Predicted 3D model of a 107-nucleotide RNA (SAM riboswitch aptamer (S box leader)) from Virgibacillus necropolis. NCBI's taxonomy places the organism under Bacteria, Bacillati, Caryophanales, Bacillaceae, Virgibacillus. The RNAcentral record of the sequence draws on Rfam and Ribocentre. The prediction has a mean pLDDT of 85.

[in-house]
C1' cells in the first nucleotide's frame, strides 16, 4: 500500500514548546492570537487484540479486570456528497451505499 472483517448518535484535559492555520477531500458550517494544528510531559476514556478471572449447555459463548499492543480525548465520522423513499411552497426526515477513521487477520 491492497484485500477481508467488525465498529463508528456513548465516553474522556491540564501544563509546557511554538506561532498560523485547522476540522481527510469538495461544498457548507465551525474552531483558532482568550494561541489553533503539531510536538513533549502527566493524566483520563474506552475495551478492538493479547493475557488473566468467573459462569455456562465446553466447537465455544457471556460477564469481568485493564497488565501488555493499539486507539481516542471540540462539534454524531461536525453536516452533506451517490441512490431510493417520505414530505413538498420549501425547509426537512429516513434507509442503504460510497468515502474516511480505528482494531484484527491476510498478501
Nucleotide at each position: 500500500u491492497u484485500c477481508u472483517u467488525a465498529u463508528c448518535u456513548a465516553g474522556a484535559g491540564a501544563g509546557g514548546u511554538g506561532g498560523a492555520g485547522g476540522g481527510a477531500c469538495u461544498g457548507g458550517c465551525c474552531c483558532u492570537a482568550c494561541g489553533a494544528u503539531a510536538c513533549c510531559u502527566c493524566g483520563g476514556c474506552a475495551g478492538c487484540g493479547u493475557a488473566c478471572u468467573u459462569u455456562u449447555u465446553u466447537c465455544a459463548a457471556a460477564a469481568g479486570u485493564g497488565a501488555c499492543g493499539u486507539g481516542c480525548u471540540a462539534a454524531u465520522u461536525c453536516c452533506a456528497g451517490c441512490a431510493a423513499g417520505c414530505a413538498a411552497c420549501a425547509a426537512g426526515c429516513u434507509u442503504g451505499a460510497u468515502a474516511g477513521a480505528u482494531g484484527a487477520g491476510a498478501a